Formats: sequence, structure tokens, C1' cells
RNA sequence: ACGGAGGGCCGGAUGGCUGCGGGUUUCGAUCCGAGGAAAGUCCGGACUCCACAAGGCAACGGUGCCGGGUAACGCCCGGCGGGGGCAACCCCAGGGACAGCGCCACAGAGAACAGACCGCCCCGGCCUGUUCGGAGGGUAACCUCCGGCGACACGGGGUAAGGGUGAAACGGUGCGGUAAGAGCGCACCGGGGGACGGGCAACCGGACCCGCAUGGCAAGCCCCACCGGGAGCAAUGCCGAAUAGGGACUUCGCGCGGGGCAGGUCCGGGUUCGCCCGGAUACCGCCGCAGGGCCGCCUUGGCCCGGAAGUCCGGGUUGGCAGCUAGAGGCGUCGGGGCAAUCCGGCGUCUAGAUGAAUGGUCAUCGAACCGCCUUCGGGCGGGGAACAGAAUCCGGCUUACAGGCCCUCCGUGCAC
Repeated sequence: ACGGAGGGCCGGAUGGCUGCGGGUUUCGAUCCGAGGAAAGUCCGGACUCCACAAGGCAACGGUGCCGGGUAACGCCCGGCGGGGGCAACCCCAGGGACAGCGCCACAGAGAACAGACCGCCCCGGCCUGUUCGGAGGGUAACCUCCGGCGACACGGGGUAAGGGUGAAACGGUGCGGUAAGAGCGCACCGGGGGACGGGCAACCGGACCCGCAUGGCAAGCCCCACCGGGAGCAAUGCCGAAUAGGGACUUCGCGCGGGGCAGGUCCGGGUUCGCCCGGAUACCGCCGCAGGGCCGCCUUGGCCCGGAAGUCCGGGUUGGCAGCUAGAGGCGUCGGGGCAAUCCGGCGUCUAGAUGAAUGGUCAUCGAACCGCCUUCGGGCGGGGAACAGAAUCCGGCUUACAGGCCCUCCGUGCAC
């Protein structure tokens, strides 16, 4: 200097005028007012409500190496293992394939304990060739027969090293061995095994032994370990509001007992017409018991009911207040523990709460990249005007979007000292 990797920050500033919302107020005024993601609604919680709660089981769902952090998490940190990269670094839905089921299309001989397409080797006879040997015939050229060797094709046997098919072929490289081959044997790698050592652990490691070998997919069902109640601030609570805790009708159902100074109903009497007195009544109301119900199931504890279903008419609910923001808070700084995430402590400072939804408008100056001109190459002048995007109960994360600029650390290449 160039290229790359990891992390952090800003993402407009200043002033004037003016317009909004909240707090305080001596009513003059003064203070505060949208993000790193406020987004997605993917996780985890705080908080509120729900007759169901505790323990156990089941169903369903989630997570998935080890250790730590955290209120918690599927998040973060540090490690282990595997993969990519020269490296810094990055990625992994990372437990189990001898618990079981299922799948591996097509191609290919053959896709789990399989298999011979092309090949390679051996044997056999046949046809045919022969620079081979022997015998016979022939003047010669040459011919015939027997034996040997060999090619093509055929038949039988051996082989899985070479080639082919495929995403993947039942270990790899090399040497030996074999008729040709094969872990057939050997060396190394790979795989498995027990003991020993290191580490909290996942896991790692030198020597030793072993037959050379029992694929892949679980982001297929499944098995194993751990975790999990449901809804959600339109939760929830209060005030206000009501011919009104409303009226009429239909159907089905209704176990046992008690009591009349206590509601309703019936009868009788009185009445100042408000009501009063006396008696009766059973299942209308009251009380008790039995019974029934509330969770997917069981145990324990608790709670509810003592009728249910339906049709029509009709009142209120469109308002206000709370929840609403001071916290598992933010920022800065100092000290301590820890590799780190983060934890503990001190000091200082800061804090939107709207409700059809505020946080704006305007003027002026400055203002990056980029463009043009000039240049003594230091720079100067002019133009230009910078992204993604708006709180709605609140936090901790993850994911996605983002013009441009700045800072720190690390890796590689080249050059100089």
C1' cells in the first nucleotide's frame, strides 16, 4: 500500500419565530417529550384474570454435545466434535441407526449382509492357421497323416483387482502372493476393543491386541433425556348508566326430613283500606341430609348446584377514571471476582404516557459521499444535501431493513527500514 475477517459508534448540528402532549407552579413561568431497530409477533418473562390447586400418570408441544451466565429462554459466553478457508475467522435442527417400522427413484450385474454387464484366468472339444517336430509320398514346387503351439466363436469353471452405472457399490495406498484375482498375507492409514494417563465434563492421548470389517437417511415415524396450565392491557378493576336483579309464554324434570312469632299461597275475621289477628298448607321460597357437578385419569384438598332448555317483547352498555409507567431501569465513572458472558459494591446523572392517537412547521448558517473547474499537489472555489424508518402494558433476546461516515483489533500478500 492492497485485499480480507471480527467488534463498536454516529446516522444531522446551531440559532430565531411559531404550533402541540405531559409534569410542576408563587399562575409569572419552567422542565421533559419517538428507535437501533420502535418492525416481525419468532422465543422467554413481569403483571392481570380464569374453581380449581398440589403430587403422580397420559396426550400434545418444545429443546437436544459439555460446562457456565441469566428472572427465564429455543438467548449469550467459553470449550469439545465435525465441515469450509492459506489464515484471521465462519458454519452445524450436534443424543440414539444392534428397540421397532419405513425409504434409498432412475440407471446399474448388484443398493445390506447383494452381485457379474465389459473384462481377466483355467479346462474342453470344433474350425482354421503355423517361421515347430516326426512319418509317408513326390524330380521339384508341394501334398497327406500324427503330435505341439495359437487366434475367433462355442460350452464349463474361477474372479470382483481393472473398466462401466450411479448421489452412494460391503474399506484406501503400496508391496508380496496367485492360473488370474481377493485383507489371501504384510506395512501404513482407517475401524473396533479393554487397560492406563489428562480434563468438572463433552472429549483427547503414546504404547498393546484384533477378525480385516454388519451402508446412508431420525430437518421420515420413532426411542431417550430435560422443559411446558390457558388467555391476554381490547388483560383486569372502579364510577356512571337501567319502566329493569325486567315482562309474557311453552316443554321436560323435581329423592328424604324439619319448622308456622320467619317469605309466598289459601281460608276466616277486623279495617282508618296503610294493614292487623287467627288457622291451614307442603315441596313455591328457607334449613339439613342424600345426590349431582368442576379437571383427560388417579389420590389429597377445595369449590359450585339443589332444576334445565327454548320463543317473543323490552331497558342499559358508543362515557369517565385507574391499569399507565421509577424498573430483573438507562448512561457515565471508580473498585473487586471471572478467559468471557456477566456478577457484587460506591458515586453522579437521567426518566414520553397519547387515546383516532402529541413530539410539528418555517427561516437562516454549517454540513459527508459524489460532480465540475483550478492547483505551487498542501489544497482552493462552486454545485449537491445523506439511509431504514414512528412509542400504545413493560422488559430480556433473536430475525429482518439500513445511503454515508468514523474508530479499534486481527489475518494474508507485496515493498521499505
Molecule: Bacterial RNase P class A
Organism: Pseudooceanicola onchidii